[in-house]
């Protein structure tokens, strides 16, 4: 050292679950790696932590260990990034409303510009008064074949007569209605009123008179200011997903190391 036969070991690993804890069936990554049974209201052990059978392979590319790469998974939510929702007398822009300052132009003003005071009108609110407009009533025509009235010819009835009853039609009225409507009168109702009276708001407007006596109005663009909206970047708190950091486990892969027994030569 070489032969042959055997033995530990090995024929798949890892994440989250689950559980006291392990390891499995499910899920996921990794990639290719014996078969049969069993198993989520789980199955099956206890630190040598899946159990029963049954094959193969075997001391190294294959077993064991330490490390480096790492796919992925888990945790976190201080951070740094993303939404979202509130909030700042923070920054910048932009609009609008008010002051305030001075510029420019017009118009108007000693034929009195402003501002004072007095008076009138101008506004609301009730009532009255007219007006209007409607309805009703008063008024005027018209109206009933009988079952509305008046007189009631003729006719009819009773009566011996006198005389009397009832009544149709003409002819006179009238009811319901219907037309009218110069007027009068109740009553309602208004985008009513050169009305009137009594209350009120307001000192705005328009005018008169006095008394002051140079300014006033209007458009334009600029400067500062306060205030109110929009929008952009800062900044502050909250929430939300879990991108990045960050914990942590870690497949495959990759280098170093480590580990048997017999019997022959």
């Nucleotide at each position: 050292c070489c032969g042959u036969g055997c033995u530990a070991g090995g024929c798949g690993g890892g994440g989250a679950g689950c559980u006291a804890g392990c390891g499995g069936u499910g899920c996921c990554c990794u990639g290719u790696a014996c078969c049969c049974g069993c198993a989520a209201u789980c199955c099956g052990c206890u630190a040598c932590a899946g159990c029963g059978g049954g094959g193969c392979u075997g001391a190294a590319c294959u077993c064991c260990c330490a490390c480096c790469c790492g796919a992925g998974g888990u945790c976190c939510c201080c951070g740094g990034g993303c939404g979202u929702a509130g909030g700042g007398u923070g920054u910048g822009a932009u609009c609008g409303u008010g002051g305030u300052c001075g510029g420019g132009c017009g118009a108007c003003g000693u034929u009195g510009a402003u501002g004072a005071g007095c008076g009138g009108g101008u506004c609301c609110u009730g009532c009255g008064c007219g007006g209007c407009g409607g309805a009703g009533g008063c008024c005027u025509g018209c109206g009933a074949a009988c079952c509305c009235c008046g007189c009631c010819a003729g006719g009819u009835c009773c009566g011996g007569a006198a005389g009397g009853a009832a009544g149709c039609a003409a002819c006179g009225g009238u009811a319901a209605g219907u037309a009218g409507u110069c007027g009068c009168c109740u009553c309602c109702g208004g985008g009513u009123g050169c009305c009137g009276c009594a209350g009120g708001c307001g000192u705005g407007c328009c005018u008169g008179c006095u008394c002051u006596g140079a300014g006033c109005c209007g458009c334009u663009g600029g400067g500062c200011c306060c205030c109110g909206g929009u929008c952009u970047c800062c900044c502050c708190u909250g929430c939300g997903a879990g991108c990045c950091a960050g914990a942590u486990c870690g497949a495959u892969g990759g280098u170093g190391g480590g580990u048997g027994c017999a019997c022959g030569g």

The RNA shown here (Bacterial large signal recognition particle RNA) has 265 nucleotides and comes from a Dehalococcoidia bacterium. The RNAcentral record of the sequence draws on ENA. It is recorded under the gene name ffs. The coordinates come from a structure-prediction model, not an experiment, and the mean pLDDT is 78.